[in-house]
RNA sequence: CGACGUUCUCAGGGCAGGGUGUAAUUCCCUACCGGCGGUAAAGAGGGGCCAGUCCCCUCAAGCCCGCGAGCGCCUGCUUCGGCAGGGUCAGCAGAUCCGGUGCAAUUCCGGAGCCGACGGUCAUAGUCCGGAUGAAAGAGAACGGAA
Numbered sequence: 001c002g003a004c005g006u007u008c009u010c011a012g013g014g015c016a017g018g019g020u021g022u023a024a025u026u027c028c029c030u031a032c033c034g035g036c037g038g039u040a041a042a043g044a045g046g047g048g049c050c051a052g053u054c055c056c057c058u059c060a061a062g063c064c065c066g067c068g069a070g071c072g073c074c075u076g077c078u079u080c081g082g083c084a085g086g087g088u089c090a091g092c093a094g095a096u097c098c099g100g101u102g103c104a105a106u107u108c109c110g111g112a113g114c115c116g117a118c119g120g121u122c123a124u125a126g127u128c129c130g131g132a133u134g135a136a137a138g139a140g141a142a143c144g145g146a147a
Stems, first nucleotide, its partner, number of pairs: 004144007017029003031127002033116002035067004043059006049052001062114002070092002073086005096112005118130003
């Protein structure tokens, strides 16, 4: 240094303005938001000396690859309202193109688009309320530590 182990901590943002209406942060015009890991070319920031079309570090995608919560499903219980457990198991689980540069970009630059669980509601919700003071992709710290 280190596979791995234990414990602890952390781990999601958003309706501003107007219209209609008895009623809408739910409809319409318009506004706003973007979890986690990976990828990462000549992007951004920083560093190095051999000073280069060099090397190193960090950051960088909602719509490229994958993950997560949720719904469902399965098992058990049930006062038949649900509750507990399993954790991918039938299944659902969103969405991008054009132009430019270049060896290389759905990632950079420019432009135009698109997407968003379940339950609730005087009226249909990515943004309000609720499960949730929950769970969790994962991130970090401390301690131990095989080869």
Molecule: FMN riboswitch aptamer (RFN element)
Organism: Acetobacter okinawensis JCM 25146